[in-house]
A computed fold for a 72-nucleotide RNA from an uncultured Rikenellaceae bacterium, annotated as transfer RNA.
Its mean pLDDT, the model's own confidence on a scale to 100, is 83.
It matches the Rfam family "tRNA". Gene Ontology term of the family: triplet codon-amino acid adaptor activity. Rfam classes the family as a transfer RNA.
RNA sequence: AGGGGUGUAGUACAAGGGCUAGUAUAGUGGUCUCCAAAACCAUUGAUGGGAGUUCGAAUCUCUCCACCCCUG
Numbered sequence: 001a002g003g004g005g006u007g008u009a010g011u012a013c014a015a016g017g018g019c020u021a022g023u024a025u026a027g028u029g030g031u032c033u034c035c036a037a038a039a040c041c042a043u044u045g046a047u048g049g050g051a052g053u054u055c056g057a058a059u060c061u062c063u064c065c066a067c068c069c070c071u072g
Stems, first nucleotide, its partner, number of pairs: 001071007010025004018055001027043005048064005
């Protein structure tokens, strides 16, 4: 320099263009307990940035950024 892939709660992952973007774990609060752990209940928190297509975008297109792989 060229080509390909990935980017979603703190972490690991889901989500056919349309149901309130979910699950586990972590965090917080509570129940239980002499105290704690475990268990149970509740709750907080996310689509890498920008633009476009569309009635509607996490999803499709373009561009930028970060990371990984391949070629030279």